[in-house]
RNA sequence: AGCUCAUCCAGAGGGGCAGAGGGAACGGCCCGUUGAAGCCCCGGCAACCCUUCCGCCGGUCUCGUGACGAUGCGAGGCUCCCGGUGGGGAAGGUGCCAAUUCCGUCCUGUGGCGAAAUCCGUCACGGGGAAGAUGAGGG
Repeated sequence: AGCUCAUCCAGAGGGGCAGAGGGAACGGCCCGUUGAAGCCCCGGCAACCCUUCCGCCGGUCUCGUGACGAUGCGAGGCUCCCGGUGGGGAAGGUGCCAAUUCCGUCCUGUGGCGAAAUCCGUCACGGGGAAGAUGAGGG
RNA backbone atom coordinates (compact mmCIF):
# COMPACT_ATOMS: atom_id res chain seq x y z
C1' A A 1 0.00 0.00 0.00
C1' G A 2 -4.12 -3.21 -0.17
C1' C A 3 -8.28 -7.11 2.28
C1' U A 4 -12.46 -8.33 6.05
C1' C A 5 -15.68 -6.75 9.98
C1' A A 6 -17.66 -3.07 13.46
C1' U A 7 -18.60 2.04 14.67
C1' C A 8 -19.04 7.30 13.28
C1' C A 9 -26.42 12.94 15.62
C1' A A 10 -23.09 11.15 22.69
C1' G A 11 -18.62 12.73 25.29
C1' A A 12 -14.01 15.29 26.72
C1' G A 13 -8.87 21.28 27.08
C1' G A 14 -5.38 23.94 29.77
C1' G A 15 -0.16 25.43 29.61
C1' G A 16 4.81 25.94 26.98
C1' C A 17 7.63 26.35 22.18
C1' A A 18 6.32 28.03 17.38
C1' G A 19 4.39 31.78 13.88
C1' A A 20 0.17 31.19 9.23
C1' G A 21 -2.42 28.35 8.26
C1' G A 22 -6.45 24.60 9.40
C1' G A 23 -11.31 21.78 9.02
C1' A A 24 -8.83 14.51 4.00
C1' A A 25 -10.25 16.10 -1.77
C1' C A 26 -13.69 19.60 -4.40
C1' G A 27 -17.85 23.26 -3.48
C1' G A 28 -20.06 25.72 0.59
C1' C A 29 -19.71 27.37 5.34
C1' C A 30 -16.63 27.99 9.35
C1' C A 31 -12.09 28.17 12.79
C1' G A 32 -7.41 31.14 13.11
C1' U A 33 -2.46 37.26 15.11
C1' U A 34 -7.82 37.45 21.39
C1' G A 35 -2.35 32.84 17.82
C1' A A 36 -3.53 27.95 12.72
C1' A A 37 -0.49 23.45 11.62
C1' G A 38 3.38 20.89 14.13
C1' C A 39 6.16 19.37 18.72
C1' C A 40 6.27 18.88 24.25
C1' C A 41 3.93 18.70 29.33
C1' C A 42 -0.25 17.97 32.20
C1' G A 43 -5.44 16.88 32.35
C1' G A 44 -9.80 14.63 30.51
C1' C A 45 -13.50 11.64 27.37
C1' A A 46 -14.85 7.07 25.63
C1' A A 47 -14.91 1.78 26.09
C1' C A 48 -12.59 -0.93 20.12
C1' C A 49 -8.96 -4.43 22.28
C1' C A 50 -8.93 -5.90 27.72
C1' U A 51 -11.56 -7.63 32.44
C1' U A 52 -9.52 -13.06 38.03
C1' C A 53 -16.69 -8.49 38.80
C1' C A 54 -22.42 -9.50 38.71
C1' G A 55 -26.65 -11.53 36.05
C1' C A 56 -29.38 -14.00 31.98
C1' C A 57 -29.58 -17.43 27.65
C1' G A 58 -27.53 -21.50 24.96
C1' G A 59 -23.96 -25.43 24.51
C1' U A 60 -22.68 -29.07 28.22
C1' C A 61 -23.85 -32.55 32.55
C1' U A 62 -27.55 -35.33 35.76
C1' C A 63 -32.46 -37.22 36.64
C1' G A 64 -37.54 -38.30 35.19
C1' U A 65 -41.08 -39.41 31.19
C1' G A 66 -41.50 -41.89 26.75
C1' A A 67 -40.36 -47.30 23.46
C1' C A 68 -33.62 -49.75 23.76
C1' G A 69 -31.87 -45.91 20.71
C1' A A 70 -32.70 -41.30 17.86
C1' U A 71 -35.86 -37.29 18.61
C1' G A 72 -39.20 -34.76 21.94
C1' C A 73 -41.08 -32.98 26.75
C1' G A 74 -40.28 -31.76 32.04
C1' A A 75 -37.09 -30.81 36.43
C1' G A 76 -32.34 -29.71 38.31
C1' G A 77 -26.73 -28.69 38.49
C1' C A 78 -23.38 -25.35 36.31
C1' U A 79 -17.08 -26.81 39.91
C1' C A 80 -14.37 -26.41 35.35
C1' C A 81 -14.74 -25.37 29.78
C1' C A 82 -17.06 -22.82 25.17
C1' G A 83 -20.35 -19.21 22.79
C1' G A 84 -23.94 -15.16 23.00
C1' U A 85 -26.07 -11.11 25.64
C1' G A 86 -27.08 -7.06 29.54
C1' G A 87 -24.70 -4.36 33.38
C1' G A 88 -20.13 -2.89 36.08
C1' G A 89 -14.58 -1.67 35.86
C1' A A 90 -10.44 1.28 33.56
C1' A A 91 -4.42 -0.89 35.07
C1' G A 92 -2.51 -1.63 30.11
C1' G A 93 -2.58 -1.16 23.94
C1' U A 94 -4.83 2.28 20.65
C1' G A 95 -8.07 6.35 19.70
C1' C A 96 -10.23 10.97 20.57
C1' C A 97 -11.00 16.15 23.19
C1' A A 98 -14.91 23.35 17.53
C1' A A 99 -19.13 22.63 14.51
C1' U A 100 -23.27 15.11 13.13
C1' U A 101 -17.41 12.39 9.62
C1' C A 102 -19.21 20.67 10.01
C1' C A 103 -22.80 20.25 5.53
C1' G A 104 -23.06 18.66 0.53
C1' U A 105 -20.82 15.50 -3.65
C1' C A 106 -23.57 9.46 -6.41
C1' C A 107 -28.57 7.02 -6.48
C1' U A 108 -33.41 7.36 -4.53
C1' G A 109 -38.53 8.53 -1.68
C1' U A 110 -41.99 12.39 0.07
C1' G A 111 -43.44 17.44 0.16
C1' G A 112 -43.06 22.94 -1.19
C1' C A 113 -41.80 26.50 -5.05
C1' G A 114 -40.58 27.74 -10.27
C1' A A 115 -48.03 29.28 -14.23
C1' A A 116 -51.43 23.03 -14.56
C1' A A 117 -48.73 18.10 -15.79
C1' U A 118 -44.07 15.15 -17.42
C1' C A 119 -39.05 16.37 -17.66
C1' C A 120 -35.83 19.76 -15.44
C1' G A 121 -34.15 23.22 -11.61
C1' U A 122 -34.23 24.56 -6.53
C1' C A 123 -35.43 24.15 -1.23
C1' A A 124 -36.80 21.07 3.14
C1' C A 125 -37.03 16.32 5.40
C1' G A 126 -35.79 11.02 4.99
C1' G A 127 -33.38 6.15 2.98
C1' G A 128 -29.17 3.80 0.67
C1' G A 129 -24.19 4.21 -1.22
C1' A A 130 -19.16 6.31 -2.25
C1' A A 131 -15.10 8.41 0.16
C1' G A 132 -12.74 9.17 4.79
C1' A A 133 -11.53 8.29 10.06
C1' U A 134 -10.81 4.87 14.21
C1' G A 135 -10.46 0.00 16.14
C1' A A 136 -10.08 -5.30 15.80
C1' G A 137 -8.59 -9.24 12.71
C1' G A 138 -6.42 -11.87 8.63
C1' G A 139 -2.66 -12.33 5.00
Predicted 3D model of a 139-nucleotide RNA (SAM riboswitch aptamer (S box leader)) from Streptomyces xiamenensis. The RNAcentral record of the sequence draws on Ribocentre.